Overview
The prediction has a mean pLDDT of 88. A computed fold for a 328-nucleotide part of an RNA from a Rickettsiales bacterium, annotated as large-subunit ribosomal RNA, domain IV.

[in-house]
Context: one part of a larger RNA
RNA sequence: CGAUGUUGAAGGAACUAGGCAAAUUACACUCGUAACUUCGGAAGAAGAGUGGCCAGCCAUGGGUAACCAUGAACUGGCGGCACAUAGCAGGGGGUAGCGACUGUUUAACAAAAACACAGGGCUAUGCAAAGCUGAUAAGGCGAAGUAUAUGGCCUGACGCCUGCCCAGUGCCGGAAGGUUAAUUGAGGGGGUGUAUGCUCCUGAUCGAAGCCCCGGUGAACGGCGGCCGUAACUAUGACGGUCCUAAGGUAGCGAAAUUCCUUGUCGGGUAAGUUCCGACCCGCACGAAUGGCGUAACGACUUCCCCACUGUCUCCAACAUUGACUCA
Numbered sequence: 001c002g003a004u005g006u007u008g009a010a011g012g013a014a015c016u017a018g019g020c021a022a023a024u025u026a027c028a029c030u031c032g033u034a035a036c037u038u039c040g041g042a043a044g045a046a047g048a049g050u051g052g053c054c055a056g057c058c059a060u061g062g063g064u065a066a067c068c069a070u071g072a073a074c075u076g077g078c079g080g081c082a083c084a085u086a087g088c089a090g091g092g093g094g095u096a097g098c099g100a101c102u103g104u105u106u107a108a109c110a111a112a113a114a115c116a117c118a119g120g121g122c123u124a125u126g127c128a129a130a131g132c133u134g135a136u137a138a139g140g141c142g143a144a145g146u147a148u149a150u151g152g153c154c155u156g157a158c159g160c161c162u163g164c165c166c167a168g169u170g171c172c173g174g175a176a177g178g179u180u181a182a183u184u185g186a187g188g189g190g191g192u193g194u195a196u197g198c199u200c201c202u203g204a205u206c207g208a209a210g211c212c213c214c215g216g217u218g219a220a221c222g223g224c225g226g227c228c229g230u231a232a233c234u235a236u237g238a239c240g241g242u243c244c245u246a247a248g249g250u251a252g253c254g255a256a257a258u259u260c261c262u263u264g265u266c267g268g269g270u271a272a273g274u275u276c277c278g279a280c281c282c283g284c285a286c287g288a289a290u291g292g293c294g295u296a297a298c299g300a301c302u303u304c305c306c307c308a309c310u311g312u313c314u315c316c317a318a319c320a321u322u323g324a325c326u327c328a
Base pairs, nucleotide, nucleotide: 001323002322003321004320005319006318007317008316010314011313014312019309027051028050029049030048031047036041038157052078053077054076055075056074058071059070060069061068062067079083091307092306093305094304096302097301098299099298103115104114119155120154121153122152123151124150125149131141132140133139158294159293160292161291163224164223165222168221169220170217171216172215173214174213177212178211179210187202188201189200190199191198192197225243226242227241228240229239252286253283264280265279266278267277268276
C1' cells in the first nucleotide's frame, strides 16, 4: 500500500449512472392482515406478541407392573446483558412499463421486453395426400396416421374488440377473345434436269401453358390526403367550397420502449425533480392478429417513490488473518 474478514461516535443514501456492496429481516406458535381480483388468489401481505429453566396439573400411546415416550393450554416460581442465545435461517410497501403464466436462449462478456407457450385465424392436403428427403430413381419420413388428421404462415392466456381500401403486387377462379414455340404446310418463288423428280427459300392456316383480358380475395404483401372560407368580442370551426385518390385512419390509446421542436403546458410528489405519476392533444413520424386497448397472478426484467437498515457517504479509524515491503 493491497486482499479477506470484524467493529464503530453523531448523522443515515448526503454516495452513486443506479442503495452497487453491505446492513436489516430470518424459525415455530398465537393474534392480525388493504387495494384489487379471472374469487383460486393477493398473503408469510403489512403489523403485534410469545419462546430459557424449575414446580404443579392433565391427556394420549406402550407395558401385568415398576416405568417409558409424546403433547396443547393454564397456574406459581428462578437465573442471565442477552432464552428461535452458536450455526442455519424472507427486508418490507406503493407506482408505472413490457411480457399473461411454468418454461427456453447467445457452452466461455447479453437470461431479456427476445424464443416458446396454451388459445385464435388463414391456407394447403381425399391418400400412391400435401410437404420433406433422395440423383428427375427406388426407397424413406409424413403414418402403421386419414380433414376433431397432417404440413405451411401469422398472432400469442383471459376480457372488450378487430374499421375503410382489391388501384399496384401476390394468390384463387374464368369452356370466350388477343398474343404465341415446336408442330401443321394452302399458295408462291429460286437452283438443277429432256423429264417423273431432287433440292433451297417464303409461309396462309393449325397450335399448350404463360402473359394480356374478366372477376374474387386483407387474421394475403400492403395502403389508409391537400387547399380555402365560415358562428352576434376574440378564439375555435359543428358547417360549406374545391382538387386529388383504390380508399383517405374508425374504436381505442397518445410528449408513449413511438414526440424532432422538448426540460411541451398544467397538476402531484421534493426546500429544490431533463427522471417518475396523472392530465391535455399541436400523433415531426400510434392504431386495430407486422394485432388495438385493458388486465388479477407471475418476473434474478425495466422506471420512480416510501419505511426499515446500514462505513455507500460526511470522513475515515482500529483490530484479525494473509500478501507486498525491509532485514537475516